[in-house]
RNA sequence: UCCCGAUAAUACCAAACCUUUCGUGAGAAAGGGGCGGAAAGCAAAGGGUGCUGAGUGUAUACAAGCACAGCCGGGCUGCCGAA
Numbered sequence: 001u002c003c004c005g006a007u008a009a010u011a012c013c014a015a016a017c018c019u020u021u022c023g024u025g026a027g028a029a030a031g032g033g034g035c036g037g038a039a040a041g042c043a044a045a046g047g048g049u050g051c052u053g054a055g056u057g058u059a060u061a062c063a064a065g066c067a068c069a070g071c072c073g074g075g076c077u078g079c080c081g082a083a
Base pairs, nucleotide, nucleotide: 004081005080012037013036017032018031019030020029021028022027035070041076042075046072047071048068049067050066051065052064055062056061
């Protein structure tokens, strides 16, 4: 240093739910909250899931667009250091 990850230390993030706002919606932002997290930091151009007023269609389909990184895999970056 890498792998690895303590009933270690110091910090950090923040599920459900509630309030307000934005959005057709999935969802997002802010405040409260705290289930959890060693990447729950970044990235949606792998897979997956979800949504969609305006397209095509008889259609639960297709197309297109969008959302989720706290679904999985992979990529990039990063704090600490017992075994």
Molecule: c-di-GMP-I riboswitch aptamer
Organism: Thermodesulfovibrionales bacterium